[in-house]
RNA sequence: CCAAGUGACGCGGGAGAGAGCCUGCCGGUCCUCCAGGAUCGGGCAGGCCGCCGAAGGAGCAACCCCCCAGGAAACUCUCAGGCACCCAGGACCGCGUUACGAGG
Numbered sequence: 001c002c003a004a005g006u007g008a009c010g011c012g013g014g015a016g017a018g019a020g021c022c023u024g025c026c027g028g029u030c031c032u033c034c035a036g037g038a039u040c041g042g043g044c045a046g047g048c049c050g051c052c053g054a055a056g057g058a059g060c061a062a063c064c065c066c067c068c069a070g071g072a073a074a075c076u077c078u079c080a081g082g083c084a085c086c087c088a089g090g091a092c093c094g095c096g097u098u099a100c101g102a103g104g
Stems, first nucleotide, its partner, number of pairs: 001104002005100009018049001020048007027040005050083003056079001057077003063071002
């Protein structure tokens, strides 16, 4: 100097699942006997049931390694997280920057 690979940062792409029910608070619209009532893909919180898996977490396994013991998925489980659109998150993929860097 080149460079497999790994991490971080930036940009782009990025799925799935109730527009669920009940209660409370707030806001808008309408009615009103002014006590209240109806309504909304509205906002927030809690509870209940149903559901999703691609943050994280956990389990087993092909396989790796092997004395013991370990490592290991996009599979499995759903603790966590998530379930109209938007927003947010998002494994993984691509590009760029950067640090380390087997090896040459």